RNA sequence: CGGGGUGUGGCGCAGCGGUAGCGCGCCUGCUUUGGGAGCAGGAGGCCAUGGGUUCAAUCCCCAUCACCCCGA
Numbered sequence: 001c002g003g004g005g006u007g008u009g010g011c012g013c014a015g016c017g018g019u020a021g022c023g024c025g026c027c028u029g030c031u032u033u034g035g036g037a038g039c040a041g042g043a044g045g046c047c048a049u050g051g052g053u054u055c056a057a058u059c060c061c062c063a064u065c066a067c068c069c070c071g072a
Stems, first nucleotide, its partner, number of pairs: 001071007010024004018055001026042005048064005
């Protein structure tokens, strides 16, 4: 320098045009002498950033940033 991939709650990941979900973790309650386990409920993300297309964008297009891989 060129090509490709990944960026989504605290962490790991799904979702690939139509109100954003799962597991672990966190908080509260029940249970227990207490803890753990179990059960019930809850908080927490406007989806890396900025534009564009569309009635509507996490999803499509462009640019940029970070990381990873391949090539030179």
This is a predicted structure of a 72-nucleotide RNA (transfer RNA) from an uncultured bacterium. Its Rfam family is "tRNA". The coordinates come from a structure-prediction model, not an experiment, and the mean pLDDT is 82.